[in-house]
Molecule: TPP riboswitch aptamer (THI element)
Organism: Marinobacter vinifirmus
RNA sequence: CAAGACUCAACGGGGUGCCCGACAGGGCUGAGACCAUACCCGCGGAACCUGACCCGGCUAAUACCGGCGUAGGGAUUGAGCCGCCACUUUUC
Numbered sequence: 001c002a003a004g005a006c007u008c009a010a011c012g013g014g015g016u017g018c019c020c021g022a023c024a025g026g027g028c029u030g031a032g033a034c035c036a037u038a039c040c041c042g043c044g045g046a047a048c049c050u051g052a053c054c055c056g057g058c059u060a061a062u063a064c065c066g067g068c069g070u071a072g073g074g075a076u077u078g079a080g081c082c083g084c085c086a087c088u089u090u091u092c
Stems, first nucleotide, its partner, number of pairs: 004082001006080005011042004017028004048073003054067004
């Protein structure tokens, strides 16, 4: 002391669907199916939004798989530690 990895902190962004049902509850997928001090994501950004009540397959339905998609948007700073290079000192 540059990039970068990791950890922590603070800040910020985001979603909450489908089916059954006497709206109590049960079932499905998922990190999450809200009110959780949770979960996911923060630019090497498919977290999430738009196109989109989109197209094909599949499913009880959502989910899922493929396409759209090299599409258009989308929220970051600090500290520590490691690391790389150079120099100095000590010992052999």